[in-house]
RNA sequence: GCGCGGGUAGCUCAGUUGGUUAGAGCAACUGGUUUACACCCAGUAGGUCGGGGGUUCGAGUCCCUCCUCGCGCA
Numbered sequence: 001g002c003g004c005g006g007g008u009a010g011c012u013c014a015g016u017u018g019g020u021u022a023g024a025g026c027a028a029c030u031g032g033u034u035u036a037c038a039c040c041c042a043g044u045a046g047g048u049c050g051g052g053g054g055u056u057c058g059a060g061u062c063c064c065u066c067c068u069c070g071c072g073c074a
Stems, first nucleotide, its partner, number of pairs: 001073007010026004019057001028044005050066005
């Protein structure tokens, strides 16, 4: 340099042919339970979906570009 795959919550990830609220588990916090802690139960908070631009009535999803991580080729 070229090709392929990934970047979504603090962490690991899902997200269908572009469509009606952006989710799960763990972690955190609050309450319950306990003498207390843990386990368990209920709930709460947490997101500019890697950055920018474009298409569209509508973009996590499509297009362009840049950044970054991994693998392969030279």

Predicted 3D model of a 74-nucleotide RNA (transfer RNA) from an Opitutaceae bacterium. The sequence was found in a public genome assembly.